A computed fold for a 71-nucleotide RNA from a bacterium, annotated as transfer RNA. The prediction has a mean pLDDT of 81. It matches the Rfam family "tRNA". On this family, see Lowe and Eddy, Nucleic Acids Res 1997: "tRNAscan-SE: a program for improved detection of transfer RNA genes in genomic sequence". The sequence was found in a public genome assembly.
[in-house]
RNA sequence: GUGCCUGUAGCUCAAUGGUAGAGCAUCUGCCUGUGGAGCAGACAAUACGGGUUCGAUUCCCGUCUGGCACC
Numbered sequence: 001g002u003g004c005c006u007g008u009a010g011c012u013c014a015a016u017g018g019u020a021g022a023g024c025a026u027c028u029g030c031c032u033g034u035g036g037a038g039c040a041g042a043c044a045a046u047a048c049g050g051g052u053u054c055g056a057u058u059c060c061c062g063u064c065u066g067g068c069a070c071c
Base pairs, nucleotide, nucleotide: 001070002069003068004067005066007064010024011023012022013021018054026042027041028040029039030038047063048062049061050060051059
């Protein structure tokens, strides 16, 4: 340089174009002699910029990031 794949919460992963969810973690409360476990709740995300569409995590284009193959 060329081709392909990947990017969603702190981590691991979901989501047929129609209100972005789960598990673990973190925080608060309950419970407990303390801690843990358990229960209830909270916090928190679509890499970036455009396009299509009534509506985009999803489709299209570009950029960036990581990975694989070739050279």